[in-house]
Context: one part of a larger RNA
RNA sequence: UUGGGCGUAAAGCGAGCGCAGGCGGUUUCUUAAGUCUGAUGUGAAAGCCCCCGGCUCAACCGGGGAGGGUCAUUACCAAGCUGGAAGACUUGAGUGCAGAAGAGGAGAGUUGUACUUCCUGGGGACCCGAUAAAAUGCGUAGAUAUAUGGAGAACCACCAGUGGAGACGGCGUUUCUAUGGUUUGUAACUGACGCUGAGUCUAGAAAGCGUGGGGAGCAAACAGGAUUAGAUACCCUGGUUGUCCACGCCGUAAACGAUGAGUGCUAAGUGUUGGAGGGUUUCCGCCUUUCAGUGCUGCAGCUAACGCAUUAAGCACUCCGCCUGGGGAGUACGACCGCAAGGUUGAAACUC
Numbered sequence: 001u002u003g004g005g006c007g008u009a010a011a012g013c014g015a016g017c018g019c020a021g022g023c024g025g026u027u028u029c030u031u032a033a034g035u036c037u038g039a040u041g042u043g044a045a046a047g048c049c050c051c052c053g054g055c056u057c058a059a060c061c062g063g064g065g066a067g068g069g070u071c072a073u074u075a076c077c078a079a080g081c082u083g084g085a086a087g088a089c090u091u092g093a094g095u096g097c098a099g100a101a102g103a104g105g106a107g108a109g110u111u112g113u114a115c116u117u118c119c120u121g122g123g124g125a126c127c128c129g130a131u132a133a134a135a136u137g138c139g140u141a142g143a144u145a146u147a148u149g150g151a152g153a154a155c156c157a158c159c160a161g162u163g164g165a166g167a168c169g170g171c172g173u174u175u176c177u178a179u180g181g182u183u184u185g186u187a188a189c190u191g192a193c194g195c196u197g198a199g200u201c202u203a204g205a206a207a208g209c210g211u212g213g214g215g216a217g218c219a220a221a222c223a224g225g226a227u228u229a230g231a232u233a234c235c236c237u238g239g240u241u242g243u244c245c246a247c248g249c250c251g252u253a254a255a256c257g258a259u260g261a262g263u264g265c266u267a268a269g270u271g272u273u274g275g276a277g278g279g280u281u282u283c284c285g286c287c288u289u290u291c292a293g294u295g296c297u298g299c300a301g302c303u304a305a306c307g308c309a310u311u312a313a314g315c316a317c318u319c320c321g322c323c324u325g326g327g328g329a330g331u332a333c334g335a336c337c338g339c340a341a342g343g344u345u346g347a348a349a350c351u352c
C1' cells in the first nucleotide's frame, strides 16, 4: 500500500460558522464529456499460460498461439445511469402568518434578604477559641457571648425536577432595555436555494499573565503549634498571590455520552417537559392521536464481552477527522503563535 478499524483494546479534531473541494430530490426535452460499442495503431524480445517439436527423459532449448491497458486516434454507434444546456414540480431547504416555552447571551441599577468580618457607643466582668486530646492564637489596653446602629465585599437558601434553554465552554435573587436561537399549527410565497467541509475565521472552564481598581469570606506559597522514629503532609492557629470588577492576553482539561456531522429505514412498553388536534366533562380532570425534546425497560440486529438498542454501538448512503506493538515521547530539532508560562505541528537513534 491493499485490507481492517475508531464507547471501554491504538484511534472522533474540545465546539461552531464557512471559501475551495466531494456528494446531492421528482420530472420533460436536448447534448454526448464520463459510460457502452465498432475500427485502426501501439502495448520490444525473453518470461508466465496453452499446443507442437529437438537433445535417450527431464531441467534446458526451438516454433506457433493466447493473454496483458485508468493508452492514443477515430465515428456510419447507443442514450438507461452520471455530467452539461433549457424548462417544469414540491416532498428537502428557506420565507410569511398565528401561537408557545425557556437559569439562551449582553448591558444597566440608590434592586432584595440572610450569614461572615470590621467600626461606633450600651450593658456586662473572665476567659474565649480550637481539638481525638492539646498547644500556638485572642483577652483586664475589657475579649467571647448579647441587643441596636453603620460600613464593605462576595454568594444567591427554599422553589429545584435523569426539569429548562444554549454549538461547546457554560447558564439560577430581582427589575428594566434592546436582542439571538428553538418549537407547534397553517400551507400563502420562493422553487433544490441542500449536506459535509482541508485550510481560514470565531467563541472557548479552571489556573496563569499585563494595566488599573477592589479585597468580606475562603485560601496555593509561607510562618507557627501539634502528631510522628522523622512529617518539607493529613489536624489546628494565622496568612499573601489569587478568587471579584473593567480592558487586553493565554487557548488548554477525564473540554466525556471517553460515542464527528447529515439523511432515510427498522417491535413494543413506561415516566417526564413544551405545543397542536379529537372525544368526554359543570369544574378539576380523564381517554386518545400527533410533533419536538429528555429518561428508563426491552425485541430483532449488532458486539470479544460489557453492553447498545427509533436519542443505535442496528440496516444503508454522503462528507470530514483520526489509528497501525510497548517504551523512548507528546520528548528533541525546525517552523509558527505567545509579554512570559507555555501552546500547535512533531521525529529518530536505542531498547523490549
Stems, first nucleotide, its partner, number of pairs: 004323003007306002012320001015202002021196003025089004030084002033082002035078001037075005042069001049065006092193001093190003096186005104179001106177004112156001117151003122146001128137001164171001208249006217243002222238004260319006268297013301308002325352003334345004
Model confidence (mean pLDDT): 83 of 100. Predicted 3D model of a 352-nucleotide part of an RNA (small-subunit ribosomal RNA, central domain) from Enterococcus sp. The source organism's lineage runs through Bacteria, Bacillota, Bacilli, Lactobacillales and Enterococcus.